[in-house]
RNA sequence: GGUUUGGUGGUGUAAUGGUUAUCACGUCUCCUUUACACGGAGAAGGCUCCGAGUUCAAUUCUCGGCCGAAUCA
Numbered sequence: 001g002g003u004u005u006g007g008u009g010g011u012g013u014a015a016u017g018g019u020u021a022u023c024a025c026g027u028c029u030c031c032u033u034u035a036c037a038c039g040g041a042g043a044a045g046g047c048u049c050c051g052a053g054u055u056c057a058a059u060u061c062u063c064g065g066c067c068g069a070a071u072c073a
Stems, first nucleotide, its partner, number of pairs: 001072007010025003018056001027043005049065005
């Protein structure tokens, strides 16, 4: 340098172009306990890497950029 692939709460992960984006772990509060752990209930936390385009509508499709991985040379 070429090709392929990925970027979404703190971490990991799902989402067929269509209702304020899912789940698990973690965090916080309450219940339970003498206390801790386990368990139960609830809450906060992302408008999806950046920009442009297509569309009535984009996490999703197209193009460019940035960053990472695999592979070829």
Overview: The RNA shown here (transfer RNA) has 73 nucleotides and comes from Komagataella pastoris. Its mean pLDDT, the model's own confidence on a scale to 100, is 80. NCBI's taxonomy places the organism under Eukaryota, Opisthokonta, Pichiales, Pichiaceae, Komagataella. Rfam family: tRNA. The RNAcentral record of the sequence draws on ENA, Ensembl Fungi, GtRNAdb and Rfam.